Transfer RNA from Callorhinchus milii, 74 nucleotides, folded computationally.
The sequence is in RNAcentral, with records from Rfam.
The source organism's lineage runs through Eukaryota, Eumetazoa, Craniata, Chimaeriformes and Callorhinchus.
The prediction has a mean pLDDT of 80.
RNA sequence: AGUCCUGUAGCUCAGUGGGUUAAGAGCACUCGCCUCACAAGCCAGAGACCUGGGUUCGAUUCCCAGCAGGGCGA
Numbered sequence: 001a002g003u004c005c006u007g008u009a010g011c012u013c014a015g016u017g018g019g020u021u022a023a024g025a026g027c028a029c030u031c032g033c034c035u036c037a038c039a040a041g042c043c044a045g046a047g048a049c050c051u052g053g054g055u056u057c058g059a060u061u062c063c064c065a066g067c068a069g070g071g072c073g074a
Stems, first nucleotide, its partner, number of pairs: 002072006010027004019057001029045002032042002050066005
């Protein structure tokens, strides 16, 4: 080179049979409550669909290419 899989928040993962306002969870982070204080607990908050193109009225979701990681194989 070939082939298959994966890419969503700081980390680990869901999810979307294409749809409007609004992509969730746990841990972590920040503010507050509680406490003499810390931890634990409770409340609230910020934070993400790998990149580009295509299809479509509409794409995180479908298709193609690229990039990154992993498996197989020589």